[in-house]
RNA sequence: GCGCUAGUAGUUUAGUGGUAGAACAUAUCGUUGCCAACGAUAGGACCCGAGUCCGAUUCUCGGCUGGCGCA
Numbered sequence: 001g002c003g004c005u006a007g008u009a010g011u012u013u014a015g016u017g018g019u020a021g022a023a024c025a026u027a028u029c030g031u032u033g034c035c036a037a038c039g040a041u042a043g044g045a046c047c048c049g050a051g052u053c054c055g056a057u058u059c060u061c062g063g064c065u066g067g068c069g070c071a
Stems, first nucleotide, its partner, number of pairs: 001070007010024004018054001026042005047063005
C1' cells in the first nucleotide's frame, strides 16, 4: 500500500429499514439481627460525517479505531 472483518449502556452481547432487548455491574426498596444470596424497581448505549428513503443502528460512500491476510 491492497483486501477482508468488527465497532450497540461501565463490561459481554442480541437485533437488522418502522424510536434497541438481555446478562453482569450500579442505585433504591423488600426479605435478614448484620453481610451474602434472592426478589422488585430505576437510570444508562447504536464509532464519526455525508447520501438514499416518508423513515437509517440496519442500505450506499468516505473517514477513524481494532483484528486478520497478502505484498
A computed fold for a 71-nucleotide RNA from a Nanobdellota archaeon, annotated as transfer RNA. Its Rfam family is "tRNA". Rfam's curators write: Transfer RNA (tRNA) molecules are approximately 80 nucleotides in length. RNAcentral holds the sequence, with entries from ENA. Taxonomically the source falls in Nanobdellota (Archaea, Nanobdellati). The prediction has a mean pLDDT of 81.